[in-house]
Context: one part of a larger RNA
């Protein structure tokens, strides 16, 4: 200090910023740390290669040369990388224009329909099921009509469609706000890419305080069913599920089981979403997204195929046989559930 890999076999961080750190377009000077020559000093013995030699021979032992790594100094090269300075615009930023979007947060109105109340009309039934039964209902249910509470959830439109880092996001109006795409070639001048530590974000269950509660529903009950039924099926039904804070939690099949960035590809083909340009306006065309087919190429296959799993550089995470075990122990973090970080004895 090296190998080979990480869609499905073990292997991509749950996403994002960004610290140090790696790497880093184009050009002209400088400079010479790196790097290459050359000279010289070092480079112990033995060892190792060669050569000559001693023990009958090897092994083994004596002499001599040489060579290869390091490393010090001088002295020279200047392509490459570094530094240091001057320029460039193809990278990345920015302005200016009109346009898409369930992208965020907050405030606010509106239907539909469930449920409960009040009143009318009715009258013995309703409900659920394979089939029943709990269960509701003559104190008048269901069913229908009218009025009234109160939460929650957005039907068509809706996509094989958009938007976002990612979790995710769907009624309509506002405010307030965040990125991207496209035109323009109008500014800046490499200002870039990654990213160990860090820090932010981050379904759904949970947690702590408060309010809130219509359906739905662990937990509980009951009632079938059944050998049994701690179930699946019915009748209820608390938590929760909705809000608001919180220095709560931080997982997940958090998935495309694919880390991020740029470059490239002799193959295309066809569908949408945005923009933009042309136009004899059922059209072509250009950029960006987003799918499907499918060439070379890859691949154990399966399949990926310009949105690569091909070719390639840079950075970052990860794996190294199944079990024990994501367990113990400790460390940190949390009120607690429980996260992280993570072995070994033993045994296949």
């Nucleotide at each position: 200090c090296u190998g080979g890999g990480c869609g499905u076999a073990a292997a991509g961080g749950g996403a994002g910023c960004g610290u140090a750190g790696g790497c880093g377009g184009u050009u002209g000077g400088g400079u010479a740390a790196g790097c290459c020559c050359u000279u010289u000093g070092g480079g112990a013995a033995a060892g190792c290669u060669c050569c000559c030699g001693g023990c009958u021979u090897a092994a083994c032992c004596g002499g001599g040369a040489a060579a290869g790594g390091u490393c010090g100094a001088a002295g020279g090269g200047g392509a490459c990388u570094g530094c240091c300075u001057g320029g460039c615009u193809a990278g990345a930023g920015g302005g200016u224009g009109g346009g898409a979007g369930a992208g965020g947060a907050g405030c606010g109105c509106g239907g539909a329909a469930u449920u409960c109340c009040c009143g009318g009309u009715g009258u013995a039934g309703c409900g659920g099921u394979g089939a029943a039964a709990u269960g509701c209902g003559u104190a008048g249910a269901g069913a229908u009509c009218g009025g009234g509470a109160g939460g929650a959830a957005g039907g068509c439109c809706g996509g094989u469609g958009g938007c976002g880092a990612a979790g995710g996001c769907g009624g309509c109006g506002c405010u307030c706000u965040g990125g991207a795409a496209c035109a323009u070639u109008u500014c800046c001048g490499a200002c870039g890419c990654u990213g160990a530590g860090g820090c932010u974000c981050g379904a759904a269950a949970g947690c702590g305080u408060g309010g809130g509660g219509a359906g739905c529903a662990a937990a509980c009950a009951g009632g079938a069913u059944u050998a049994g039924a701690u179930a699946c099926c019915c009748u209820g039904g608390u938590a929760g599920u909705g809000c608001a804070c919180g220095c709560c939690c931080u997982u997940a099949a958090u998935c495309g089981a694919u880390g991020g960035a740029c470059a490239u590809u002799a193959a295309a083909g066809u569908g949408u979403c945005g923009g933009c340009g042309g136009g004899u306006u059922a059209c072509c065309g250009c950029c960006g997204g987003u799918g499907c087919c499918g060439c070379a190429g890859c691949u154990a296959a399966c399949g990926c195929a310009u949105u690569a799993a091909g070719u390639g550089u840079c950075c970052c995470g990860c794996c190294u046989g199944g079990g024990g075990a994501g367990u113990a122990c400790g460390g940190c973090c949390g009120c607690a559930a429980g996260g992280u970080u993570g072995a070994a004895a033993c045994u296949c």